[in-house]
The prediction has a mean pLDDT of 78. A computed fold for a 62-nucleotide RNA from a Bacteroidota bacterium, annotated as Fluoride riboswitch aptamer (crcB RNA motif). Of the family's consensus pairs, 100% are formed in the model. It was read from a public genome assembly, where an Rfam model found it. It matches the Rfam family "Fluoride riboswitch aptamer (crcB RNA motif)". Its family is annotated with response to fluoride and positive regulation of gene expression in the Gene Ontology.

RNA sequence: GUUAUUAUUGGCGAUGGAGUUCGCCAUCGAACGCUGAGAAAGCUGAUGACUCCUGUUAAAAG
Numbered sequence: 001g002u003u004a005u006u007a008u009u010g011g012c013g014a015u016g017g018a019g020u021u022c023g024c025c026a027u028c029g030a031a032c033g034c035u036g037a038g039a040a041a042g043c044u045g046a047u048g049a050c051u052c053c054u055g056u057u058a059a060a061a062g
Base pairs, nucleotide, nucleotide: 009026010025011024012023013022016053017052018051019050020049021048033043034042035041
């Protein structure tokens, strides 16, 4: 110096924040939703998953 593995750390997981947990990545790498020939048109969701808060949307009651 290179390769692989382990530990630790950091980061990422389609729109905000926090906790827990899972997976992935290790420096341009993880990531950048779906249908559709399409640049037309359309659909779901603030989560990877669970819980809470905030924002948005729909319905009902006061």